[in-house]
RNA sequence: UGGCCCAUAGCUCAAGGGUUAGAGCCCCCGUCUUAUAAGCGGGAGGUUCCGGGUUCAAGUCCCGGUGGGCCAA
Repeated sequence: UGGCCCAUAGCUCAAGGGUUAGAGCCCCCGUCUUAUAAGCGGGAGGUUCCGGGUUCAAGUCCCGGUGGGCCAA
């Protein structure tokens, strides 16, 4: 310098245009137990990396930027 991939909850990841953005773990409450863990039920937690564009509608498509990973030189 060029090519490709990734960025969504505290962590690991879904959602590949359609009306409330979800799951597991973590955390909180309850249940169970003599008690703890495990199990079961419930809850909290999100400016979807930033800016712009397309669209009736964008986490999703397009452009630019930032950060990370891989490859080539």

The RNA shown here (transfer RNA) has 73 nucleotides and comes from a Candidatus Pacearchaeota archaeon. Its Rfam family is "tRNA". Rfam describes the family as follows. Transfer RNA (tRNA) molecules are approximately 80 nucleotides in length. The family's RNA type in Rfam is transfer RNA. Its family is annotated with triplet codon-amino acid adaptor activity in the Gene Ontology. The RNAcentral record of the sequence draws on ENA.